[in-house]
RNA sequence: CCUCCGAAAAGGCAAACCCGGCGCGAGCCGGGGACGCAAAGCCACGGGGCCCUCGGGGUCAGCCGGGUUACCGAA
Numbered sequence: 001c002c003u004c005c006g007a008a009a010a011g012g013c014a015a016a017c018c019c020g021g022c023g024c025g026a027g028c029c030g031g032g033g034a035c036g037c038a039a040a041g042c043c044a045c046g047g048g049g050c051c052c053u054c055g056g057g058g059u060c061a062g063c064c065g066g067g068u069u070a071c072c073g074a075a
Stems, first nucleotide, its partner, number of pairs: 005073002012037002017032006035062001041068003045065003048060005
């Protein structure tokens, strides 16, 4: 230094719920709020959930897998 890995410290993200806005809806955005998270950063590629006007079109990356990028450095 790299890979696996995840102790510590610093820093980060933010479920439910509440308020405002958007959307037919799943859900999304902003503010508050923290249940949790070592990729809970990003990507719908495979599986899966969900919605709709269902040979189709959407949504969820905090359901699992995969891809990709990244901070710190004890064992």
Molecule: c-di-GMP-I riboswitch aptamer
Organism: Cryobacterium tepidiphilum